[in-house]
Model confidence (mean pLDDT): 83 of 100. A computed fold for a 72-nucleotide RNA from Ruminococcaceae bacterium KH2T8, annotated as transfer RNA. Its Rfam family is "tRNA". It is annotated as a transfer RNA. Lineage of the source: Bacteria > Bacillota > Clostridia > Eubacteriales > Oscillospiraceae. The same sequence occurs in records of 2 taxa.
RNA sequence: GGCCCGUUGGUCAAGCGGCUAAGACGUCGCCCUUUCACGGCGGAGUGACGGGUUCGAUUCCCGUACGGGUCA
Repeated sequence: GGCCCGUUGGUCAAGCGGCUAAGACGUCGCCCUUUCACGGCGGAGUGACGGGUUCGAUUCCCGUACGGGUCA
């Protein structure tokens, strides 16, 4: 350098054009408890970046960045 795959909350991670984006761990608040732990309830926190297609994009296409694989 060519080709292929991937990138979703702090971490893991589901989704296959209708999203108000699931869940777990973590975190915060409340309840429970003499206290802690456990447990229960609730909250905050997500689509790498830019563009395109579409009525509508996490999803499809292109570019860039980063990571991995492979060939030379």